A computed fold for a 72-nucleotide RNA from Morchella norvegiensis, annotated as transfer RNA.
Its mean pLDDT, the model's own confidence on a scale to 100, is 85.
Lineage of the source: Eukaryota > Ascomycota > saccharomyceta > Pezizales > Morchella sect. Distantes.
The sequence is in RNAcentral, with records from ENA.
Its Rfam family is "tRNA". It is annotated as a transfer RNA.

RNA sequence: AGCAACGUAGCCAAGUGGAAGCGCGCCGGGCUCAUAACUCGGAGGCCCCUAGAUCAAAACUAGGCGUUGCUA
Numbered sequence: 001a002g003c004a005a006c007g008u009a010g011c012c013a014a015g016u017g018g019a020a021g022c023g024c025g026c027c028g029g030g031c032u033c034a035u036a037a038c039u040c041g042g043a044g045g046c047c048c049c050u051a052g053a054u055c056a057a058a059a060c061u062a063g064g065c066g067u068u069g070c071u072a
Stems, first nucleotide, its partner, number of pairs: 001071007010024002018055001026042005048064005
């Protein structure tokens, strides 16, 4: 320098136009003499950024930024 994949909650990670869910973790309740385990409930995400197309975007288009890999 060229190409590709990826970027979503504290962590991991699904969702690919009608608007965000799972697991772990965290907070509170139950259970227990108590802790763990188990169980019930809850909080936490303007979906990397900026523009565009659309009635409507996490998703489509363009340009950036970052990470990883491949080639030279």